[in-house]
Context: one part of a larger RNA
RNA sequence: GAGUAACGAUAAGGGGGGUGAAAAACCUCCCCGCCGGAAGACCAAGGGUUCCUGCGCAACGCUAAUCGGCGCAGGGUGAGUCGGCCCCUAAGGCGAGGCUGAGAAGCGUAGUCGAUGGGAAACAGGUUAAUAUUCCUGUACUUCUUUAUAUUGCGAUGGAGAGACGGAGAAAGCUAGGCCAGCAUGGCGAUGGUUGUCCAUGUUUAAGGUUGUAGGCUGGGGACUUAGGCAAAUCCGGGUCCCUAAGGCUGAGAACUGAUGACGAGAUCCUACGGGAUUGAAGUGGUUGAUGCUCUGCUUCCAGGAAAAACUUCUAAGCUUCAGAUAUAAAGGAACCGUACCCCAAACCGACACAGGUGGUCAGGUAGAGAAUACCAAGGCGCUU
Numbered sequence: 001g002a003g004u005a006a007c008g009a010u011a012a013g014g015g016g017g018g019u020g021a022a023a024a025a026c027c028u029c030c031c032c033g034c035c036g037g038a039a040g041a042c043c044a045a046g047g048g049u050u051c052c053u054g055c056g057c058a059a060c061g062c063u064a065a066u067c068g069g070c071g072c073a074g075g076g077u078g079a080g081u082c083g084g085c086c087c088c089u090a091a092g093g094c095g096a097g098g099c100u101g102a103g104a105a106g107c108g109u110a111g112u113c114g115a116u117g118g119g120a121a122a123c124a125g126g127u128u129a130a131u132a133u134u135c136c137u138g139u140a141c142u143u144c145u146u147u148a149u150a151u152u153g154c155g156a157u158g159g160a161g162a163g164a165c166g167g168a169g170a171a172a173g174c175u176a177g178g179c180c181a182g183c184a185u186g187g188c189g190a191u192g193g194u195u196g197u198c199c200a201u202g203u204u205u206a207a208g209g210u211u212g213u214a215g216g217c218u219g220g221g222g223a224c225u226u227a228g229g230c231a232a233a234u235c236c237g238g239g240u241c242c243c244u245a246a247g248g249c250u251g252a253g254a255a256c257u258g259a260u261g262a263c264g265a266g267a268u269c270c271u272a273c274g275g276g277a278u279u280g281a282a283g284u285g286g287u288u289g290a291u292g293c294u295c296u297g298c299u300u301c302c303a304g305g306a307a308a309a310a311c312u313u314c315u316a317a318g319c320u321u322c323a324g325a326u327a328u329a330a331a332g333g334a335a336c337c338g339u340a341c342c343c344c345a346a347a348c349c350g351a352c353a354c355a356g357g358u359g360g361u362c363a364g365g366u367a368g369a370g371a372a373u374a375c376c377a378a379g380g381c382g383c384u385u
Stems, first nucleotide, its partner, number of pairs: 013031006032382004040362004046342002050340001051075006060068002080141002082338003086119003092113003098107003122139005142334011153319002158314004166301004172294003177288005182203006188196001204262002208257003215250004219244008228236002263283001266279005302305001348357002364376004
């Protein structure tokens, strides 16, 4: 220079009360403003205690601070069903033997790893200062082991089926959700009117079980035969003959049940004003309607759109008093790891509490073709001079 520039989005603050040494910024109440396909809510990645409570204010916070993602201390993450682990494989990695190389090593068979994919099963309500599909209440479901009873051809690393998949387009049936009416409870106006065709609020309930609908796919059954499926087969595939017109598989939703339960506006009582306890009305109908479900469907097209296991079935070796299989019942088991909190951000990546970047899910009202836009709800904020 200079007490100058700056104090990081122009979403915005004002007032009462409280605490305190001190309050523009902390707490609380009232009013105002901003976002609302987000500036709300929930996950993945990443971070790792930042979560909650108490006590602090040196430093950190672009100012102050009684406040804080700051300091100190204490507390907090509860699972058969969520995710992993586990079983299975993809790209890719490693790789016994093996091949190559002077060697280091490179490649690679069998195999073994490897999810971003396939594979059993849970919902509703309540509860904490902080966790909950994990705790509690209620109601479910799956799988394995053992035992008992009954019946009985069981058996794989092998065969077959299935798993099992692309793009585009169109229509139908539904549902979530919304809206309206009805119903229930409360209200009757500080200012002219408001007992009315008035106003406010509520009107919510799952998985599972029973049933098998709108729809989609496929004709079905039997006998014989068989150069295929590396052996075998009663299975699959090929062939021949006979009988037959509904049989099977799949499938949203609805209905009933679950539920004489839960929740529920409000009311009553208590209160250290943080809250706690008790009780509890109505809980129906119509309409609209998805980008969600049926649908991994259907139609169509060429560029022809993973694999393997679980699963079903067939036999081989073998076993056939046993073992094994099927059904029912009972008893028992389901370990270990993650679970707090942030997650379009002050907690991740950007040296910063940085106007940048960051995958997925949810998607209310009025107007609108609309996830545009505008104004609002729930919820969250007014961006730390």
The part of an RNA shown here (large-subunit ribosomal RNA, domain III) has 385 nucleotides and comes from Oleiphilus sp. HI0125. The prediction has a mean pLDDT of 87. The organism belongs to Oleiphilus, within Bacteria. It matches the Rfam family "Bacterial large subunit ribosomal RNA".